[in-house]
Molecule: SAM riboswitch aptamer (S box leader)
Organism: pig gut metagenome
Order: sequence, then structure tokens, then C1' cells
RNA sequence: UUAUCAAGAGUGGAGUAGAGAACGGCUCGUUGAUCCCACAGCAACCUAUCAAUAGACAAGGUGCUAAUACCGACAAAGCGAAUAGCUUUGAGUGAUGA
Repeated sequence: UUAUCAAGAGUGGAGUAGAGAACGGCUCGUUGAUCCCACAGCAACCUAUCAAUAGACAAGGUGCUAAUACCGACAAAGCGAAUAGCUUUGAGUGAUGA
């Protein structure tokens, strides 16, 4: 810089107190979460192979395996009496690949 982010996929070991990026909410967590390791699985971005626009495969390089990127946060439009609230779209931030 660019593409994608509503689908999918968990067991064991080690270890301890917070964790889900940051703020708010909500949720997860001593029935042991988050993190790390092993194995297993999911997916198909890149490479390889087949096919030759599509696609197939899953061997190699990554990635991922609570909740839509958990939801919101900022802007616009619509509904609304409304500076409440709701919906949609976009932005921003972030993650992953190339």
C1' cells in the first nucleotide's frame, strides 16, 4: 500500500489472577480463565500440484479455534416531540494475509 474481518474449528499439560487492545457496557475466570506448550481441528491469504476466466487439493509458509473485530464510542441519513432511544451506511482504531 492493498484484500478480508456475520461462517468455521478444542482437548490435554504447565501455571496464577485477573482477562476479553485501549475507554464505557457486557461477558469470561479459582468448577482455573488470559498467556505459554503439545496434539487435534478450522479456513484457504501465499507457494506447490491438477485444471486452465471459474475452480479443485490441503503437501509447504502464515493465520485462526467464547460472544459479529462481543457491543458501543465519531460522522451522515432515516424514524422520533427529543439534546432520549432505535435502524442503516460510512469513518476511525485494531487484527491477519500478500